A computed fold for a 100-nucleotide RNA from Kineococcus rubinsiae, annotated as SAM riboswitch aptamer (S box leader). Model confidence (mean pLDDT): 81 of 100. Its Rfam family is "SAM riboswitch aptamer (S box leader)". Rfam links the family to the GO term regulation of gene expression.

RNA sequence: ACACCAUCCAGAGUGGCCGAGAGUCCUGGCUCGACGACGCCACAGCAACCACCCGCGGUCCCGUACGCGCGGCAGGUGCUCCCGCCAGGACCGAUGGAGG
Numbered sequence: 001a002c003a004c005c006a007u008c009c010a011g012a013g014u015g016g017c018c019g020a021g022a023g024u025c026c027u028g029g030c031u032c033g034a035c036g037a038c039g040c041c042a043c044a045g046c047a048a049c050c051a052c053c054c055g056c057g058g059u060c061c062c063g064u065a066c067g068c069g070c071g072g073c074a075g076g077u078g079c080u081c082c083c084g085c086c087a088g089g090a091c092c093g094a095u096g097g098a099g100g
Stems, first nucleotide, its partner, number of pairs: 002099001004097005013043005021032003024090006044080003049076002053072005058066002060063001084092001
C1' cells in the first nucleotide's frame, strides 16, 4: 500500500512566521479571510482511542490470576470557528485501534 473495527451534534486559544484564498471533492447554500483567514512553529489547554500503573467491583482454574466492567492517572497519538459548516451525491475523508 491493503482489508478490518470504533468514533466524527460534548470540550478546549494565545503568541510568532507566512501572504490569498480557506471550510474533503461536485452542485446549491452558508461562513471565515489584508482588522491577515488557511497553513507552519512555539507554548498553553481539551479529551480519553491505546500503553503503564492505582482503586473498587466481577469471574473461576482461587492465583500477588484475568483478551472482563467502572473510576483515577496522562506516557503514545489526536484535537482546540460554524455538527466532517448545511442539503443531496461520492466504493469521499479525518482520527484512533488491532492486523498484515